[in-house]
RNA sequence: GGGCCUGUGGUCUAGUGGCUAAGACGCUUCCUUCACAGGGAAGAUAUCAGGAGUUCGAAUCUCCUCGGGCCCA
Numbered sequence: 001g002g003g004c005c006u007g008u009g010g011u012c013u014a015g016u017g018g019c020u021a022a023g024a025c026g027c028u029u030c031c032u033u034c035a036c037a038g039g040g041a042a043g044a045u046a047u048c049a050g051g052a053g054u055u056c057g058a059a060u061c062u063c064c065u066c067g068g069g070c071c072c073a
Stems, first nucleotide, its partner, number of pairs: 001072007010025004018056001027043006049065005
């Protein structure tokens, strides 16, 4: 330099054009206990890497940039 894959809460993942972005773990509060663990209830946390475009509508499709990974030279 060329090609391919990838980026979603604190972490790991789901979502493959259609209202409210879902789950697990973790976190906070409350209940249960003498206390801890365990269990139960409630809650907070992602404008989906950034920008532009297509579309009535974009996490999802296209382009550019940035980060990560793999292959070729």